[in-house]
RNA sequence: AGAUUUUGAUCCUAGCUUAGGAUGAACGCUGGUGAGAUGCAUAACACAUGCAAGUCGGACGGGAAGUGGUGUUUCCAAUGGCGGACGAGUGAGUAACAUGUAAGAACCUGCCCUUGGGAGGGGAACAACAGCUGGAAACGGAUGCUAAUACCCUAUAGAAUAAGGAUAAGGAUAAAAAUGAGGAAUCCCUCUAAGGAGGGGCUCAUGUAUAAUUAGAUAGUUGGUGAGGCAAUGACAUACCAAGGAAACAAUCAGAAGCUGGUCCAAGAGGAUAAUCAGCCACACUGAGACUGAGACACGGCCCAGACUCCUACAAGAGGCAGCAGUGGGGAAUUUUCCGCAAUGGGUGAAAUCUUGACAGAGCAAUGCCGUGUGGAGGAGGUAGUGGGCCCAUGGGUCGUGAACUUAUUUUCCCGAAGAAGAAGCAAUGAAGGUAUCUGGGGAAUAAGCAUCAGCUAACUCUAUGCCAGUAGUCGUGGUAAUACAGAGGAUGCAAGUGUUAUUCGGAAUGAUUGGGCGUAAAGCGUCUGUAGGUGGCUUUUUACGUCCACCAUAAAUUCCAAGGGCUCAACCCUAGACAGGCGGUGGAAACUACCAAGUUGGAGUAUGGUAGGGGCAGAUAGAAUUUUCGGUGGAGCAGUGAAAUGCUUAGAGAUAGGAAAGAACACCAACGGUGAAAGAACUCUGUUGGGCCGACACUAACACUGAGAGAUGAAAUCUAGGGGAGAGAAUGGGAUUAGAUACCCCAGUAGUUCUAGCCGUAAAUGAUGGAUACUAGGUGCUGUGCGUAUCGACCCGUGCAGUGCUGUAGAUAACGCGUUAAGUAUCCCGCCUGAGGAGUACAUUCGCAAGAAUGAAACUCAAAGGAAUUGAUGGGGGCCCGCACAAGCGGUGGAGCAUGUGGUUUAAUUCGAUGCAAAGCGAAGCACCUUACCAGGGCUUCACAUGCUAAGAAUCCUCUUGAAAGGGAGGGGUGCGUUCGGGAAUGCAGAUACAGGUGGUGCAUGGAUGUCGUCAGCUCAUGCCGUAAGGUGUUGGGUUAAGUCCCUCAACGAGCGCAACCCUCGUGUUUAGUUGCCGCCGUUGAGGUUGGAAACCUGAGCAGACUGCCUAUGAUAAUCCAGAGGAAGGUGAGGAUGACAUCAAGUCAUCAUUCCCCUUAUGCCCUGGGCGACACAUGUACUACAAUGGUCGGGACAACGGGUCGCGAUCCCGUGAGGGUAAGAUAACUCCAAACCCGUCCUCCGUUUAGAUUGCAGGAUGCAACUCGCCUGCAUGAAUCCAGAAUCGCUAGUAAUCGCCGGCCAUCCAUAUGGAGGUGAAUUUGUUCCCAGGCCUGGUACACACCGCCUGUCACACUAUGGGAGCUGACUGUGCCCAAAGUCUUUCCCUUAACCACACAUAGGGGGAUGCCGAAGUCAAGGCUAGUGACUGGAGUGAGGUCGUAACAGGGUAUCCAUACUGAAAGGUGCGACUG
Repeated sequence: AGAUUUUGAUCCUAGCUUAGGAUGAACGCUGGUGAGAUGCAUAACACAUGCAAGUCGGACGGGAAGUGGUGUUUCCAAUGGCGGACGAGUGAGUAACAUGUAAGAACCUGCCCUUGGGAGGGGAACAACAGCUGGAAACGGAUGCUAAUACCCUAUAGAAUAAGGAUAAGGAUAAAAAUGAGGAAUCCCUCUAAGGAGGGGCUCAUGUAUAAUUAGAUAGUUGGUGAGGCAAUGACAUACCAAGGAAACAAUCAGAAGCUGGUCCAAGAGGAUAAUCAGCCACACUGAGACUGAGACACGGCCCAGACUCCUACAAGAGGCAGCAGUGGGGAAUUUUCCGCAAUGGGUGAAAUCUUGACAGAGCAAUGCCGUGUGGAGGAGGUAGUGGGCCCAUGGGUCGUGAACUUAUUUUCCCGAAGAAGAAGCAAUGAAGGUAUCUGGGGAAUAAGCAUCAGCUAACUCUAUGCCAGUAGUCGUGGUAAUACAGAGGAUGCAAGUGUUAUUCGGAAUGAUUGGGCGUAAAGCGUCUGUAGGUGGCUUUUUACGUCCACCAUAAAUUCCAAGGGCUCAACCCUAGACAGGCGGUGGAAACUACCAAGUUGGAGUAUGGUAGGGGCAGAUAGAAUUUUCGGUGGAGCAGUGAAAUGCUUAGAGAUAGGAAAGAACACCAACGGUGAAAGAACUCUGUUGGGCCGACACUAACACUGAGAGAUGAAAUCUAGGGGAGAGAAUGGGAUUAGAUACCCCAGUAGUUCUAGCCGUAAAUGAUGGAUACUAGGUGCUGUGCGUAUCGACCCGUGCAGUGCUGUAGAUAACGCGUUAAGUAUCCCGCCUGAGGAGUACAUUCGCAAGAAUGAAACUCAAAGGAAUUGAUGGGGGCCCGCACAAGCGGUGGAGCAUGUGGUUUAAUUCGAUGCAAAGCGAAGCACCUUACCAGGGCUUCACAUGCUAAGAAUCCUCUUGAAAGGGAGGGGUGCGUUCGGGAAUGCAGAUACAGGUGGUGCAUGGAUGUCGUCAGCUCAUGCCGUAAGGUGUUGGGUUAAGUCCCUCAACGAGCGCAACCCUCGUGUUUAGUUGCCGCCGUUGAGGUUGGAAACCUGAGCAGACUGCCUAUGAUAAUCCAGAGGAAGGUGAGGAUGACAUCAAGUCAUCAUUCCCCUUAUGCCCUGGGCGACACAUGUACUACAAUGGUCGGGACAACGGGUCGCGAUCCCGUGAGGGUAAGAUAACUCCAAACCCGUCCUCCGUUUAGAUUGCAGGAUGCAACUCGCCUGCAUGAAUCCAGAAUCGCUAGUAAUCGCCGGCCAUCCAUAUGGAGGUGAAUUUGUUCCCAGGCCUGGUACACACCGCCUGUCACACUAUGGGAGCUGACUGUGCCCAAAGUCUUUCCCUUAACCACACAUAGGGGGAUGCCGAAGUCAAGGCUAGUGACUGGAGUGAGGUCGUAACAGGGUAUCCAUACUGAAAGGUGCGACUG
C1' cells in the first nucleotide's frame, strides 16, 4: 500500500466482496504449566437457605452469671446517644439544568478544625419491672412502682426578629447535662456566637443522537401586585389584574437512549461504543405519601393501594437478593451456598474491643493478555541394514537427520530437607500458606494440535465420485482424466491453541471540512421577480465582536505518551513528569473581516439624444385557397391504391365559367437573420404599452450579486360554461391487407382543434450545460449602432461597443466533444446526486371539478445496471465490384418403365457408417461361398496370430472311419540340415504361465489424411508513428487488374503466407535419330523381299517461340486499356496439378495408429446354412424412351486413349446366336476394336415395323455351387409412356448436345456405375434493375453462443415479501366526568390533656375524632398513536420449462422517444404538440 468481479477485448463511472485491528463474546476440534486480569450483555423475571449495620454499662434504672463473704469482674432485654442518607448493587426510567464545560447569588451544613464566652436554680413523668388480662400467631390492653446525657420550667448571653449600608439610645423574645471517668492534676461530653474545611441545595451561558410523511404548541401558560410557603431565589402555590412568552437557529409530538472521563478503529480529520476502573445522576416488587433527622421523601425504616408468594385456629398476619454466595427460569452464553477481618477503609466507643459478603484472598472457566515447556548436540558416498506410507517415465524420487543409535542436560514433573517479606509504635498479631523461594535425589522422563493448499492468498499430487454427493467470503466449481467435492501422501500458516459465526472501525475519496460530483454515466428547479439569509467596490477615521500575542485560573484521579524504578523477563504495578485543540479572566496589537463616521466614482441606477425588432394587449381591414350552395354549359364516369374495394354518379357526379355564404390559416419576402425571462411570437393598418442597444456625458453615491420559503408566468392535451364549426381529425363505422390485423393503406366521421371567461401546472419545458463577476492566442462570417480615413456621393479600408454562428491554440475531459457565448482558470450564492430493480410505486399530507400534480419510503431480489470508444458479426442501410448468379440461349430433372442408393416398414438377421449446400450409382475400383463385421445352429478355450520356458518328436505325406462342415478316432510311410557330439536351427504336437484377441464404446480425449467456404483475394508480421487503452496506421484514397495485379499519392518504410510464375499435357517450327512404322521398287494379291530413300507423315529426345516486344489512339509523361501489324498461337494461348490465415467440437476409433473404459469357457476363434438382394410406401442419382432431324434391312467409310502369357487371341470350320473347336502371331507399329455418318429398301403419324418392361420355353459360358441370388443368347410375349404441374439443374467453344470406344476392380457379374480417350459439332451474352453467393469501403446496432442473435407484455403454474380490507385483539398516551386510600395542609363543631401559667370553671399549647382542598389506584366516555391478526383483494419480485403474439435493438421491416387524451387479449395503436438521444 491494495486486490477480485460488468466486456469478445478497452477506458471510465458505480455497487458488491476481500486481506488488517478489536471484543465482557459464543460454537467445532484439541488441550502441559505459571503470573496478573476478567466473568448474566438475555427476564429492572421469581426467589428456598445463610450471612451483608451495628455499637456504647465511662448516659440510665434494673436483671443475670460468677464468687464461702465483702469488693471486684463479665454478660445483658428496656430507656437513652451516635450510626442505619455511607459503603455495596443495578441502568428500568430520563432528550432533561440529567450530564460535560465555564460562571453566578438568595442558602443550609451532624461529626472535624480555629477563636470568644457559658454551663446557675428547680420540677413532672414514661419504659423496663411486678402481678392481672386478650390473641393461633404477629402483637397487645389496663393497673401500680422507678432512673437518666430522656422530657419540662426558670436565671444569664455582642446571635436573630428588615432582605441596601452605617451610627446612637432603649425595649421584648430565646440555652445548657457541673453529666461521666479519675485519688487528683485533668480529660471527655454539652450549650452559645463567629470563622474555616469538606459536603449539599439553587440559578444562568453553552455543548449533547433520529425523524417535517411531527408546523403549529402553551392556560399557572408569560408578566405584575398582595397575603402564603421554603434553608434559600422563583408561579413554588394562591387571589386579583394584564395578554403575554417560546418556535423554521426546528417549538410541540413520536420512536430509540443513563451522561462523562475514557475504550476500539483510523495517517489524521473523524467513526463506533459507554463491560471491568473512576466522577455524576436515577432506581430499590409496582404506584402514591409523609415521619424522624444536620442530611431521606430513606435497598436490608414507616403508612396506604395494587399484583404475587407464604402462614392461618379464616377474625387476622408476614414478605420484598437491581448486597455476597446460591436456586429455578430465560438464553448461543457468564463462576463457590469458600476462608479471613492479618492488611486498607467504614461505624461505634475514652479505650481495650466489637462489627464490616466493603475489602483482602483462595476456588471454577484457555474468556482474553503475557511468560515458559513439550527437548539439546552428534548421527549415511544423500540412502548402508530391517521396514512402512505416497508418487513414478519402473531408472528412481519423497516423508527424511526424521527414526534407530551415541552422548550430555533437567525449565517442567515426582519424592525429601529448609522456608519468607508484606507487621506499622516496645511487644503481641498472617486468612492466603508450609504458598513464593531455595536445596538434595530420580529419570527424556509427564506434555501438539487446528485450519488451509483454483485466483484474491503462503502452500500440489494421486485415488475415488461423475451437474450425483457436495463446496462457496466473492468470482465460481462438479456432466469419466476435478491442484476447487471426499479420502490419502506431501506442503503452507499459526501454535496451547486454532478455525467458524456475530458485532464494530478500517480499506470506502461509496456523504468528500481535510477530500467527490451534476453536457452524454445518478445529478441544474420549465422560466423569472423577490423576502429572510449568505456574500460584497475604492480612500481615510473610531471601536475592538471575530483574529493575533503575553500572562492567570481551570480542564478530578486513572488511562494515553516519554523517563526512571519493582516483580528472574513480560503482561502487570509504582514514582515523579509531559501533553491536554476547550471554556473563562486580565493586559496589549490593529494588517484583514466587522462596527461608527466622513468622502470618492470605476459596480448599479436616473435624466438626455438616437436606433432595430414576427416583444405584449386591444381594435379594424385585405387577398389567394378550401368547402358548401344557387342557377347555367355538358354527358359518363369520378375518386382512391402497391393492386383493389367501400364511397360519389343518368334523381346528371367529376369537369368548366359566373353569383353567394362560412370558418380557419396567412404563400412569396425568409436568412445557422431579428425579438422575448422562458413558454412563445409572422398578411396589413391604427391606438396603447414593456424591455434592449449605441452615443455624448449631467446627476445619485455601493443603492450590488445570489436567493430557502413565497409570488408571477408557463407548449400541447384534458376539464367547466357559453358561442362557433371550413379544413384536417382521437373515438367510432365501413373497405382492404393478413394466419389473425382491435394497426400501418383507403372511404366516411364525433369530441376536440377556433373565440370569450375560468381551471390544470405538466413535456426529450433541451444547449439534456443554474445565475453573477473577473482573467486567459487567434482566424473568419452575419445583425444592430458609433468613430476614423476616403469621396461630389455611394462603396472599399481600418477600428469600438452589444448580440449571434463556424473553426481553432493553451488548458481541462473516461472518451465523444468543449474551447473569450468554456465543459479552461478563480470567487460568491442557490438547486440537485450517492448501485440496479422494487418506484416516481404504497401510505400520509397539500393542491385540483375531475384527470391527476407536488412531496415521497420500505420489505424483498440481483452482482451487476450504466457511459464513451474498439474489433468483429449482422441489416427487409448506402456506395463500388465480381461469379452460368440473373438475363439471352441450348439440353435436361420433376410425369412413365427399369437400374441403383437412402429413408421407412418388416425380419432370427435384414451388420456398420455417411444426413442442407458440403449424405443418398457415397465408404463399396465388383455382396451366390469367401468377402462379412449380422442371424440360427454345431464346435474350441494359452487360443486362428506374436514372444519367452519345459518335455518328447524332424518336417512333410498317404489310407480308412464318423460328421453338414469345422472337428474327432484309427493305421501306415518317412528319419532330413549342420555340430566343438554337450547340444542347436527350422517345424508341428503336448504342458505350465505371463499374455494374445476384440469391425466392442467414445471422431465431444486424439494423431493422420479428407470435405467445405474457394482458386474467393485475401491473412499477417517487424520497426516506426498515433491513441490512457482495447486498437489504429501500413492493408485506406485516385486509377487499373482475373488478382492486396500494377502505378501514383500518403506517417509510414519494409517483409512473410497466399495471387502470378517455375511443373505436366495439347497447339507451331527446327535439330537429331529412323524400326517392327512411312515412302519407292519387286511380287497377280498376300505373307514377304530389298546393298533403295530420310523430302513429307509418324515416333522418341532436345531446342526455339509470346515478352504488351512494335506502331496508333487514350490516360497524369504512370500503371493500364482500345484497335492494328507480324505470327502457328496475342494479351493468364487452352486444360491440369497446385488450395493462405481461419471457420464448421464438419466427417472418419469400420483403412491405419492411438489415450481411457469395457469383454476374457467370450463382445475372442473355427465351421455349415441364412442375411446384407425383404416391400403398402416416400425420395435422390442415372439409363431407356415417347419417334419421321425417326425406326428397320442391305451395302460402304473414317479414330484415339488404352489392355494383353493363369492373358490377348488373327485365320479356318460348326452353330440363327451366345459360343464351341482349331490354332498362326506377338512380352508388342502383333492383337482386341468403333458408332453416329454416307448410299439405297420398306414403314407413313399409328401406342405404330415407336418403346421395350414383364413373362414362358430352349440354350451358352464361368464356377465345389447360379434355389434364395448373377451374366449372356435365341424364339415367343409386347406393360406404362404420345415431351411431362408447382418447382428445379447443367453449360460461354472444340464447350453444350449427340455417337459409339477403352481401362480398372474382376473366376463370372448385377457397370445403365465410375475413370479416361476420340468422332460429329451448335446457339446466345445490348447488360447488372432484380434472385443467390462472395469481396472492399462506409454510417447504424440494446448482437459477441455474434439475427437460427437479442428482447417486450398479457395469460397459466409455484414460491416470497408487501399495500388495501368489514373488522378483531393488545400496548402506550392526552382530555373530561365519577369514586377516593394513606397523608401533609386548612377549619376548630366535638372529645381529651402530668410538668408551665392559672387555680373556680376556662383559655393558650399538646393529643384524638370530624370537616374541606389536593390526591395514587380504579370505573365510565369519546379520542390519538402504534403493534399483531383478518375472509377477500391489488399490483410487485423470483422461477428450469409453458401459451399468445412480436412492441424495441438494423431505416427492426409504420424511425424512436417525451407529455397528454381516447382506445384495444397483450405487447401496443391513433390524435395533438415537442425532442433527435